This is a predicted structure of a 549-nucleotide part of an RNA (large-subunit ribosomal RNA, domain I) from Candidatus Peregrinibacteria bacterium CG_4_10_14_0_2_um_filter_38_24.
Model confidence (mean pLDDT): 82 of 100.
It matches the Rfam family "Bacterial large subunit ribosomal RNA".
RNAcentral holds the full RNA, with entries from ENA and SILVA.
Context: one part of a larger RNA
RNA sequence: AGCAUAAAGUGAAUGCCUUGACUCCAAACUCCGAUGAAGGACGCAGCUAGUUGCGAUAAGCUUCGGUGAGCCGCUAAGCAGGCUUUGACCCGAAGGUUUCCGAAUGGGGAAACCCAGUCCCGGUUAUGCGGGCUAAGUUAUACUGAAUACAUAGGUAUAUCUAGGACACUUGGUGAACUGAAACAUCUAAGUAACCAAGGAAAAUAAAUCAAAUAGAGAUUCCCUUAGUAGUGGCGAGCGAAAGGGGAGUAGCCCAAACUUUGUUCCACGGAACAGAGGGUUGUAGGACCUCAAUAUGAUCUUUAUUACUAUUAGACAAACGUCUCUGGAAAGAGCGACCAAAGAGGGUAAUAGUCCCGUAGUCGAAAAUAGUAUAAAGCUCUAGAGUGUUCCUGAGUAGGGUCGGACACGAGAAAUCCGGCUUGAAUCUGGGAGGACCACCUUCCAAGGCUAAAUAGGUUUGGAGAUCGAUAGUGAACAAGUACCGUGAGGGAAAGGUGAAAAGUACCCCGGUUAGGGGGAUGAAAUAGAAUCUGAAACUUUAUGCUU
Numbered sequence: 001a002g003c004a005u006a007a008a009g010u011g012a013a014u015g016c017c018u019u020g021a022c023u024c025c026a027a028a029c030u031c032c033g034a035u036g037a038a039g040g041a042c043g044c045a046g047c048u049a050g051u052u053g054c055g056a057u058a059a060g061c062u063u064c065g066g067u068g069a070g071c072c073g074c075u076a077a078g079c080a081g082g083c084u085u086u087g088a089c090c091c092g093a094a095g096g097u098u099u100c101c102g103a104a105u106g107g108g109g110a111a112a113c114c115c116a117g118u119c120c121c122g123g124u125u126a127u128g129c130g131g132g133c134u135a136a137g138u139u140a141u142a143c144u145g146a147a148u149a150c151a152u153a154g155g156u157a158u159a160u161c162u163a164g165g166a167c168a169c170u171u172g173g174u175g176a177a178c179u180g181a182a183a184c185a186u187c188u189a190a191g192u193a194a195c196c197a198a199g200g201a202a203a204a205u206a207a208a209u210c211a212a213a214u215a216g217a218g219a220u221u222c223c224c225u226u227a228g229u230a231g232u233g234g235c236g237a238g239c240g241a242a243a244g245g246g247g248a249g250u251a252g253c254c255c256a257a258a259c260u261u262u263g264u265u266c267c268a269c270g271g272a273a274c275a276g277a278g279g280g281u282u283g284u285a286g287g288a289c290c291u292c293a294a295u296a297u298g299a300u301c302u303u304u305a306u307u308a309c310u311a312u313u314a315g316a317c318a319a320a321c322g323u324c325u326c327u328g329g330a331a332a333g334a335g336c337g338a339c340c341a342a343a344g345a346g347g348g349u350a351a352u353a354g355u356c357c358c359g360u361a362g363u364c365g366a367a368a369a370u371a372g373u374a375u376a377a378a379g380c381u382c383u384a385g386a387g388u389g390u391u392c393c394u395g396a397g398u399a400g401g402g403u404c405g406g407a408c409a410c411g412a413g414a415a416a417u418c419c420g421g422c423u424u425g426a427a428u429c430u431g432g433g434a435g436g437a438c439c440a441c442c443u444u445c446c447a448a449g450g451c452u453a454a455a456u457a458g459g460u461u462u463g464g465a466g467a468u469c470g471a472u473a474g475u476g477a478a479c480a481a482g483u484a485c486c487g488u489g490a491g492g493g494a495a496a497g498g499u500g501a502a503a504a505g506u507a508c509c510c511c512g513g514u515u516a517g518g519g520g521g522a523u524g525a526a527a528u529a530g531a532a533u534c535u536g537a538a539a540c541u542u543u544a545u546g547c548u549u
Base pairs, nucleotide, nucleotide: 001548002547003546004545005544006543007542008541009540015534016498017497020469021468022466023465024464025463026462027461028460029459030458031165032164039101040100041099042055043054044053046079047078049075050074051073061095062094063093064092065091066090070083071082072081106115107114108113116134117133119132120131121130122129136162137161139159140158141157142156143155144154169199170198171197172196173195174194180187184234209217210216221248222247223246224245225244231239232238252451253450254449255395259278260277261276262275263274264273265272266271283429285394286393287392288391289389290387291386292385298382299381301379302378303377304376305375307374308373309372310371311370312369313368315364316363317362321337322336324335325334326333338355339354340344346358347357348356400424401423402422403421404420405419406418407417410436431446432445433444434443435442485492486491505533508520509519510518511517
């Protein structure tokens, strides 16, 4: 020096555990804000650093319920002092208080600060003091009121509403690039990210729809399928339907016009315009006008009332084993003998408990608040038939065309359909659109006005579940976690769990610097469980022994 074995050290893997996560399902709820939000700053405890809670009434105040013996939140013990069967603490409901900043709103401002008012109220002999009011804009009303006569603009006051937040979802508006095409320009990424506006859901929605070939369907939305099909595409990379079928859920309505009529204004006296009322709402065309018949039925919504009921927000009752034997530190284990079960889900208790504890099945429960259902009454709104004629009406700078763009799965293509800019520009029921250029026939529908729940998306709370993870995993976060720390800032962003059944956390003695650390001793089943604490692998280090050189 090497190898081997043993005993230690270091180190933290592994095993076991779980307070925490993740995913799904069900139910309920789904906005907050000038009555000052979301989010913060600063304070509040006898001693108080963090956290939780709260706001100068400050770990809390009042009332009403629940519960019933202890309590003064947690880390976290301690000292001191209190409260409590005249019901504390705790749980639930409703109130009160709620500093300062923040839309922040009296003015200002480097947020949590500074400075006001010839205003109002209270108080004081008076000042100091306390409380209130005082931003901007919309709409309405009232009073004023220029150039300029009436008026209008403007001004003032009062009332009402708005603002700001919400990191998800949805619709609309604006709208990239990296990237892919193995380069790159059409294309893709992608109508994505981002920004703006709006809602609680949004959007869409009651056929100028599909389809079919002489058959039919019947608003919209979502899911499965059709189907990676038909197509589209430097026919590259890629993009990518629909009808139909099966489900979820279902709900339909209101205007404009014709005609009648009221009021006002204008008038060329024929009428016209505006505002209101009736009427009326569709495609096997419908309605108006005219004639006949009839005077009914039902529906939605709102309010009130009586309650009544249901659910939620606290809770309550809740069965049944042994002082037996054995092992052990400990029995819930083994043995023996019993019992309950509408309860043998689960958790805890010194190892594995139906019968020890909490619970569980089942059954009850609300002074107060919220939501819903039912009943009754009242009110508003809506709701009906037949026939003839072919006089009137049935959404115009619209449909369509040209051109240039965009959306459609569809990149100009044979390119229908839809939307927009510019430019043109119909028909009027003997009418018009569509059926993927276009024409004819046929079929089908009725644009140029509007509203509409549910099935759907997301979130929060509660409950349940898991062939999800088990501390380098699972959320970034099981711990003082969006913390410490980094950055001027936007922003980035950790590490870190486990003594033991119970602190019983080592009285006392010794060495030592009144240390650190250790040796006895004590506790404990165990201290090689001693707080740097369960288990304690390997690398690495030391010691001892053996072998080899």